Model confidence (mean pLDDT): 89 of 100. The part of an RNA shown here (large-subunit ribosomal RNA, domain VI) has 260 nucleotides and comes from a Planctomycetota bacterium.
Context: one part of a larger RNA
């Protein structure tokens, strides 16, 4: 740009694309077979491997923006109590996201038409023959079933709703319904996209409250020559979770509709 006004939503599904796996025990049965050893078809269940897809509740990783303990060294006059550097200085735990080693699901059933093979009727050929007419049974293979993409499917598809006004001779203006830049953001994301918000508003931050993590702050007391330990104190501090509150910050501006 296009799909014969101009918008939201929600679909159909031509074509594509994925996915197809595989083992072991149990019953049917120690049964058919078999002299015995051995041992079934078929049918039903049950646990698994490897794959895939999702998810974070559990286990378990990371977790340089928690939270502690701790060396060395510099600063903050000095004490004490922070805070810099030192691989995050090193350790010992972690929220949330993001993962597997971790938890859920799957592969199926069913249909259609076949291959090999096996079958009805049945002749040419009084018989015979599964074949020359005809009709069936039959495989992970094909075409369906599942799943995901999908109307530029240019034979451009269908359903619903919304709006289809003014003003001006004309250019052209205002401006419907919607929609876009902008802004706040985000389990969405190279970026575009997409999603949730934009004061009539919980979208971010901040701030309350809460949970989860660290593990008993500081500061006084008490005890002790002192290191250090008890109390006050399951404290103290807290990222990204879970509610709630407009204190900040979401200012402003554009587009935008006809053929018979």
């Nucleotide at each position: 740009c296009g799909g014969a006004g101009g918008a939201a939503a929600c679909u159909u599904g031509a074509g594509g694309g994925g996915c197809u796996u595989u083992c072991u025990c149990c019953c049917u049965a120690g049964u058919a077979c078999g002299a015995g050893a051995g041992g079934a078809c078929u049918g039903g269940g049950a646990g698994g491997g490897a794959c895939a897809c999702a998810c974070c509740u559990c286990u378990g990783g990371u977790g340089u923006g928690c939270c502690a303990g701790u060396u060395g060294u510099c600063g903050c006059g000095c004490u004490a109590g922070c805070g810099g550097c030192a691989c995050c200085g090193c350790u010992g735990g972690g929220u949330a996201g993001c993962c597997a080693c971790g938890u859920g699901u799957g592969g199926a059933c069913g249909g259609g038409a076949u291959a090999a093979a096996c079958g009805c009727u049945g002749a040419a050929a009084g018989c015979a023959u599964a074949u020359a007419a005809g009709c069936g049974u039959g495989a992970a293979a094909c075409c369906u079933c599942c799943c995901c993409c999908a109307a530029g499917a240019u034979c451009a598809g269908g359903u619903u709703u919304c709006c289809u006004g003014c003003c001006g001779a004309a250019a052209g203006g205002c401006g419907a319904a919607g929609g876009c830049u902008c802004c706040u953001g985000g389990a969405a994301g190279a970026c575009g996209a997409c999603c949730a918000g934009g004061u009539u508003g919980a979208u971010a931050g901040g701030c309350c409250g809460g949970a989860c993590g660290u593990g008993c702050a500081a500061g006084u007391g008490c005890a002790g020559c002192a290191a250090u330990g008890c109390a006050c104190u399951c404290a103290g501090c807290u990222a990204a979770c879970c509610g709630g509150u407009a204190c900040u910050a979401a200012c402003a501006g554009c587009c935008g509709a006809g053929c018979g």
Lineage of the source: Bacteria > Pseudomonadati > Planctomycetota.